RNA sequence: ACCGAAAAAGGCAAAUCCGCCGCGAGACGGAGACGCAAAGCUACCGGGACCCACGAGGUCGGCCGAGUUACCGAAA
Numbered sequence: 001a002c003c004g005a006a007a008a009a010g011g012c013a014a015a016u017c018c019g020c021c022g023c024g025a026g027a028c029g030g031a032g033a034c035g036c037a038a039a040g041c042u043a044c045c046g047g048g049a050c051c052c053a054c055g056a057g058g059u060c061g062g063c064c065g066a067g068u069u070a071c072c073g074a075a076a
Stems, first nucleotide, its partner, number of pairs: 003073002011036002016031004021026001034062001040068003045065003048060004
């Protein structure tokens, strides 16, 4: 460097419910854990899904690839 333990430490938080914002997809906060080794960040990188007031519009990074940054350290 790659890789990812029935390892250690630490982290994130789906559905659902409550509050709140939005026409909506959804965002944010609280509760809660299905999962996650990048489930950190990027939608002005490509594809995909979704919404709409249909516009040179918008949402999703927990859909995939990609880019970029990062904790730990067994085996191969």
This is a predicted structure of a 76-nucleotide RNA (c-di-GMP-I-GGC riboswitch aptamer) from Deinococcus deserti. Model confidence (mean pLDDT): 84 of 100. The same sequence occurs in records of 2 taxa. The RNAcentral record of the sequence draws on Rfam and Ribocentre.